Predicted 3D model of a 528-nucleotide part of an RNA (small-subunit ribosomal RNA, 5' domain) from an uncultured bacterium. Its Rfam family is "Bacterial small subunit ribosomal RNA". Its family is annotated with structural constituent of ribosome and ribosome in the Gene Ontology.
Context: one part of a larger RNA
RNA sequence: UGAUGAACGCUAGCGACAGGCUUAACACAUGCAAGUCGAGGGGCAGCGGGGAGUAGCAAUACUCUGCCGGCGACCGGCGCACGGGUGAGUAACGCGUAUGCAACUUACCUAUCAGAGGAGAAUAGCUCAUCGAAAGAUGAAUUAAUGCUCCAUAAAACAGGGGUCCCGCAUGGGAAUAUUUGUUAAAGAUUUAUCGCUGAUAGAUAGGCAUGCGUUCCAUUAGGCAGUUGGCGUGGUAACGGCCCACCAGACCGACGAUGGAUAGGGGUUCUGAGAGGAAGGUCCCCCACAUUGGUACUGAGACACGGACCAAACUCCUACGGGAGGCACCAGUGAGGAAUAUUGGUCAAUGGCCGACAGGCUGAACCAGCCAAGAUCGCGUGAAGGAACAAGGAUCUAUGGUCUGUAAACUUCUUUUAUACGGGAAUAAAGUGAGUCACGUGUGAUUCCCCGUAUGUACCGUAUGAAUAAACAUCGGCUAACUCCGUGCCAACAGGCGCGGUAAUACGGAGGAUGCGAGCGUUAUCC
Numbered sequence: 001u002g003a004u005g006a007a008c009g010c011u012a013g014c015g016a017c018a019g020g021c022u023u024a025a026c027a028c029a030u031g032c033a034a035g036u037c038g039a040g041g042g043g044c045a046g047c048g049g050g051g052a053g054u055a056g057c058a059a060u061a062c063u064c065u066g067c068c069g070g071c072g073a074c075c076g077g078c079g080c081a082c083g084g085g086u087g088a089g090u091a092a093c094g095c096g097u098a099u100g101c102a103a104c105u106u107a108c109c110u111a112u113c114a115g116a117g118g119a120g121a122a123u124a125g126c127u128c129a130u131c132g133a134a135a136g137a138u139g140a141a142u143u144a145a146u147g148c149u150c151c152a153u154a155a156a157a158c159a160g161g162g163g164u165c166c167c168g169c170a171u172g173g174g175a176a177u178a179u180u181u182g183u184u185a186a187a188g189a190u191u192u193a194u195c196g197c198u199g200a201u202a203g204a205u206a207g208g209c210a211u212g213c214g215u216u217c218c219a220u221u222a223g224g225c226a227g228u229u230g231g232c233g234u235g236g237u238a239a240c241g242g243c244c245c246a247c248c249a250g251a252c253c254g255a256c257g258a259u260g261g262a263u264a265g266g267g268g269u270u271c272u273g274a275g276a277g278g279a280a281g282g283u284c285c286c287c288c289a290c291a292u293u294g295g296u297a298c299u300g301a302g303a304c305a306c307g308g309a310c311c312a313a314a315c316u317c318c319u320a321c322g323g324g325a326g327g328c329a330c331c332a333g334u335g336a337g338g339a340a341u342a343u344u345g346g347u348c349a350a351u352g353g354c355c356g357a358c359a360g361g362c363u364g365a366a367c368c369a370g371c372c373a374a375g376a377u378c379g380c381g382u383g384a385a386g387g388a389a390c391a392a393g394g395a396u397c398u399a400u401g402g403u404c405u406g407u408a409a410a411c412u413u414c415u416u417u418u419a420u421a422c423g424g425g426a427a428u429a430a431a432g433u434g435a436g437u438c439a440c441g442u443g444u445g446a447u448u449c450c451c452c453g454u455a456u457g458u459a460c461c462g463u464a465u466g467a468a469u470a471a472a473c474a475u476c477g478g479c480u481a482a483c484u485c486c487g488u489g490c491c492a493a494c495a496g497g498c499g500c501g502g503u504a505a506u507a508c509g510g511a512g513g514a515u516g517c518g519a520g521c522g523u524u525a526u527c528c
Stems, first nucleotide, its partner, number of pairs: 002527003006524005013380004019372002021337001026335003030332002035078003040075002043071002047069003050065006085290003094215008104207002109203007117151004127140005157183005164175004188195002216262003223253002229249003233245001235243001265287004269280004292313005315326004343369001345368003351365001352363004383414004393405005419465006428455001432451001434449007473516004477498001479496001483512005494499001
C1' cells in the first nucleotide's frame, strides 16, 4: 500500500448490487417449517344441500335418513432418506485427483417382452364395557380394502445337473441350443377417456466398495499391535473383506517417522504478491459429519433417520405423588455470553419440491418486503455563469498602511438532478389451468374466450414550486502533502518509531490559515 462476515469515535442527502452470532454444538416461552390421495377402503364426527316425519296458520324448531357435495379421525398407498441448518467430532480413502468392481444395489422415470386364474383368515375405525388426575391403556362384539395369507400358472429370473462354442486379467467371464430338474408373482379403481398391478431384460439417475498419489504441528512422543498379520472353513451383507466366529501358523507396522499428543471439517475458491510463494476456507457450489449426550435397531428402494422408535444419562416442565411430557445446529423470536450481527412480516404470482387422473392441496425451500445500512463495490447530488467598493468581520505583520480569508460573500442572470405536491403508470405470464373450434391422429399443434400478479399504485414517466432539502473527517517537526499567533512552562499533554514539552514549542491545548480525502473520514485488530 492492499484486504476484512469486522468493532470503535466523529459525521451523514439518495439509489443500485451484495452481506448480516466469527463468542455459548449455551438454555429456550410462542407461532410456523411435510404432507397429500375419497379415482384404494369401511364409513359419517363436523359443515352445506336434498328427502321424510313431528309441532305450528306460517316463519321456524326438533328428529330421522350417507341420498348428494364433501370429509375429522381410522385402515391403506406414496412422500417424510429431498429441501433447510450447523461445523461439535474427524489427521481419516474424510476430502482432492486418477483408476478399478470378473465383488454390488438402485423406489419413482423410459423402452421392450410376458402376465393378472381361484380361495381364505383377520384387524383398525364404529359400538359396548372397564381402568387412569393426565398421558394413555385394557377387554368384548363386529366389518372393509390396491392391507395380509394360501393354491394355480412360470421364464430371458433364481438354484442344481449334462454336453457345445468363444474369450480373458489370477480367482474366472460370455454366448447359443430342440438340453434337463426344482423354486418363486399379481389388484384393482373409474365419469369408460384412462390410471394403476406382477415378473423379466436393457437404459437413465442415484449410490456402495476397493486402490495409487496428495493432504497441519511436536522426536522435550521411539517403539507399537493381540482379531493383532495371514490361512482354511462357517456365518453375515446388495456386495468384497477379521466384517464376525471356530481352528491353525506367528506374523504385521515403524527414523521414507509407526504409536502417542496438539490443532483442524476437506475442496472449488478468496486475499496478497511481478511471480515463486504466503495466508484464509464467511457468503455461493460440490463432498463429508452431526441433530441435548451416549448406544441400539425397526420400517423401507434408500436411514441406523434434525421436526420417527427404544434404552441409558443430564437438564426443563406437568402431576391427584401412582406416573407422565420435551429437544430451534429449520424460519422468526427470547434470555445468556460478547467489542459485535436483523422482523415473533407478505405470498405461493414466478422458479423448484412432495402428493394427486385432473382440478388442486402443502411448501419459513424460494421469491419479496422490513431493519442495520459507515461493511464493501458502483452511480448521483449538496448548484451553475457573471460579479472588486478586492465590502464588513476575523487572523497576522516591518502597523497612518499592507497581506491572507477571497470571486469567497452580497448582488444580477440561469437551471431543477434531488426534494415536496399533484397526475399517469409497468415488465416480470414466453408459459399454464378450464371451455370451445380446426388440423393431424389419440395427445400433440394452431386458434378464440375465461381465469391466474406477491412485491405494487412500487419502479418509471410527466407537470408545478423554489437554490430551494443535503459536508464532514483527519492531519500540518522529518518520514509525509500542508505555518503562523496566543496559552502552558519536563507541568498538562502528544507519540507509529525517531522523539517533543524545563518562558520566544511550525511536535502539547485553542484560534486563523493550509493540505488530504469526501458521504465519508480516522483509530484498533488480523493477513499479505